[in-house]
Molecule: c-di-GMP-I-GGC riboswitch aptamer
Organism: Nitrosomonadales bacterium
RNA sequence: UCUGAAAAAGGCAAACCUGCUGAAAGGCAGGGACGCAAAGUUACCGGUCUAAGGAAUCUGUAAGGUUCUAUGACAGCGGGAUCACCAGAU
Repeated sequence: UCUGAAAAAGGCAAACCUGCUGAAAGGCAGGGACGCAAAGUUACCGGUCUAAGGAAUCUGUAAGGUUCUAUGACAGCGGGAUCACCAGAU
């Protein structure tokens, strides 16, 4: 520097359950393992989710409905950036 076939020190932990938190999406902790060779970190680009607040609109008078919107999220959707373990090859 390249690769992740085999092996292996070690690592992470989907669904689901419980508790806490949040308007929600989601997050955190414990249990639990579907999987992961960056399933470490980072919202920079694309994508996806949510819509409290805001905007428009409808009903028509006091409250509600509908649509749009990220400033909220997702790194276990893809790409980029960045750091690193083990093994093999050079």